[in-house]
RNA sequence: GGGCGCGUAGCUUAGUGGUGGAGCACCCGGCUGAUAACCGGGAGGUCCCCGGUUCAAUCCCGGGCGUGCCCA
Numbered sequence: 001g002g003g004c005g006c007g008u009a010g011c012u013u014a015g016u017g018g019u020g021g022a023g024c025a026c027c028c029g030g031c032u033g034a035u036a037a038c039c040g041g042g043a044g045g046u047c048c049c050c051g052g053u054u055c056a057a058u059c060c061c062g063g064g065c066g067u068g069c070c071c072a
Stems, first nucleotide, its partner, number of pairs: 001071007010024004018055001026042005048064005
């Protein structure tokens, strides 16, 4: 330098045009003599950035940034 993939909550990830969901972690409560486990509830997201398409973009298109693999 070129090719392909990925970027969504603290972490791992689902969702791929029509109000962004889950597990773990965190907070509160229940249970227990107490702790863990288990059960109930809660908080937490400008969906990497800029522009375009569209009535509508996390999703489609272009560029950029970051990251992984491959080629040179």
Molecule: transfer RNA
Organism: Candidatus Iainarchaeum sp.